[in-house]
RNA sequence: AGAGGAAGUUGUCCUAUCGCUAGUAGCUUUUGCUACUAGAGGAAAGUCCGGGCAACAUAGAGCAGUGUACUUCCUAACGGGAAGGCGUUCCUUUGGUGACGAAGUAACGACAGCCAGUGCCACAGAAAAUAUACCGCCAAGAUGAUUGGUAAGGGUGAAAAGGUGGAGUAAGCGCCCACCGCUUGACUGGUGACAGGCAAGGCAGGGUAAACCUUACACGUUGAAAGAUUAAAUAAGCCAGUGCUUAAGGGCGGCUCGUCCGAUGCUGGCGGGUAAAUCGAUCGAGCUUUUUGGUGACAAGAAGCCUAGAUAAAUGAUAGGAACCUGAUAAAAAAGGUACAGAACCCGGCUUAUAGACUUUCUCUUUUA
Numbered sequence: 001a002g003a004g005g006a007a008g009u010u011g012u013c014c015u016a017u018c019g020c021u022a023g024u025a026g027c028u029u030u031u032g033c034u035a036c037u038a039g040a041g042g043a044a045a046g047u048c049c050g051g052g053c054a055a056c057a058u059a060g061a062g063c064a065g066u067g068u069a070c071u072u073c074c075u076a077a078c079g080g081g082a083a084g085g086c087g088u089u090c091c092u093u094u095g096g097u098g099a100c101g102a103a104g105u106a107a108c109g110a111c112a113g114c115c116a117g118u119g120c121c122a123c124a125g126a127a128a129a130u131a132u133a134c135c136g137c138c139a140a141g142a143u144g145a146u147u148g149g150u151a152a153g154g155g156u157g158a159a160a161a162g163g164u165g166g167a168g169u170a171a172g173c174g175c176c177c178a179c180c181g182c183u184u185g186a187c188u189g190g191u192g193a194c195a196g197g198c199a200a201g202g203c204a205g206g207g208u209a210a211a212c213c214u215u216a217c218a219c220g221u222u223g224a225a226a227g228a229u230u231a232a233a234u235a236a237g238c239c240a241g242u243g244c245u246u247a248a249g250g251g252c253g254g255c256u257c258g259u260c261c262g263a264u265g266c267u268g269g270c271g272g273g274u275a276a277a278u279c280g281a282u283c284g285a286g287c288u289u290u291u292u293g294g295u296g297a298c299a300a301g302a303a304g305c306c307u308a309g310a311u312a313a314a315u316g317a318u319a320g321g322a323a324c325c326u327g328a329u330a331a332a333a334a335a336g337g338u339a340c341a342g343a344a345c346c347c348g349g350c351u352u353a354u355a356g357a358c359u360u361u362c363u364c365u366u367u368u369a
Base pairs, nucleotide, nucleotide: 001365002364003363004362005361006360007359008358009357010356012322013321014320015319016318017317018316020039021038022037023036024035025034026033027032041340045351046350048349049348050347051346052345053223054222055221056220060257061256062255063254065219066218067217068216069215070084071083072082073081074080085111086109087108088107089106091104092103093102094101095100112214113213117212118211119208120207121206134154135153136150137149138148139147140146162180163179164178165177166176181203182201183200184199185198187196188195189194227279228278229277230276237270238269239268240267241266242265249261250260251259252258286305287304288303289302290301291300292299293298323338324337325336326335
């Protein structure tokens, strides 16, 4: 210097004229007029999670169901975030005859349990879990047919009764030995997941739970078109059935229990009136700066700030200039371009889209000292 990865910030600015919405103040009989202030995001998107708030509602239990799943911490909470642990993979360095091991960086992990049970593992292969003997090796036999032994070597496969080096054997096998690995135990360190060395044991019939399942934990529903209030009008009309506290019917995510409402009730049919206004509605788990604590996510303190509230939907248009990018190179000019995208109860996450610009860090390549 270039390429790639990760994280973060930003994502247009200024002037003039005109216009729109809200708030505050003044004037104005009212309608309105004037001035000032403010006016769409990092995702407002998706509607995937968690809450606030409102109603059911006085408020539960069980079953089914749904979701999460290494440890600790953060948070109002979360299926979110931070830091660690373990595993796998690539690369670099390194110890060992070897099996294997150690350290470092990066990436990934839907990371509880397969000895609670039930399933599945096609094809190939002798055999895929109540395991087996195709080729081969050894012994007898004629070096045949055949019989017996074997699972070290080979083959099939994603996976075939742990591996390396030895000793022993007719040939072999943890059959035996040392080591690697595995299992168990206590001890030490750590909040913990776990780690370390020591000891004992020939020890291991594989994988799969985004397979059914088991375990632990969590979970009322609905959603601002939720809801609340006021005004006005009509016929609390007519008919049929049925019930009245030993209750028909209804509410409470599904079912059961339970509980509450229900005395002008409930169900069906015929018919009549109304469909207007106000609130919810923006002061918050709020934002900015800074101090202290913490590896960090974050927490506490101090000072300051108020930043849309529409209701069929305002937040804009025109003109000029600036900035950045392309042109584009040794240096320019003309010309062109400036992304994704628009609040509707609010907030915290996740996911998706995004022209460019800037900052930090990691890896690789090249060049120079």
A computed fold for a 369-nucleotide RNA from an uncultured Cytophagales bacterium, annotated as Bacterial RNase P class A. It matches the Rfam family "Bacterial RNase P class A". Rfam's curators write: Ribonuclease P (RNase P) is a ubiquitous endoribonuclease, found in archaea, bacteria and eukarya as well as chloroplasts and mitochondria. Of the family's consensus pairs, 98% are formed in the model. Its mean pLDDT, the model's own confidence on a scale to 100, is 76. The sequence was found by an Rfam model in a public genome assembly.